[in-house]
RNA sequence: AAAGAGCAAACCCACUGUGAGGUGGGGACGCAAAGUCAUGGAUCUGAGCCAAUUCAGGCUCAGACCGCCAGACUGCCGAA
Numbered sequence: 001a002a003a004g005a006g007c008a009a010a011c012c013c014a015c016u017g018u019g020a021g022g023u024g025g026g027g028a029c030g031c032a033a034a035g036u037c038a039u040g041g042a043u044c045u046g047a048g049c050c051a052a053u054u055c056a057g058g059c060u061c062a063g064a065c066c067g068c069c070a071g072a073c074u075g076c077c078g079a080a
Base pairs, nucleotide, nucleotide: 006031007030011026012025013024014023015022016021029067035073036072037071039070040069041068043064044063045062046061047060048059049058050057
């Protein structure tokens, strides 16, 4: 490369959560790990505090997110 497979974005419906979001069904934008893990960052949510009352900022804690980046572990085929 090919072959046989896999997953499933947006959106819609139902349920659930204060929320970010999650689960199931439909649906395919795409993915060689778009498999698993919250370990490091990024982003988002909630609460508290500081600041401000023109700007919508900063910190802490808890949470979300792996289809944001990295890391760890595992994995189909086989020119090589």

The prediction has a mean pLDDT of 85. The RNA shown here (c-di-GMP-I riboswitch aptamer) has 80 nucleotides and comes from a soil metagenome. The RNAcentral record of the sequence draws on MGnify. Its Rfam family is "c-di-GMP-I riboswitch aptamer". Rfam links the family to the GO term cyclic-di-GMP binding.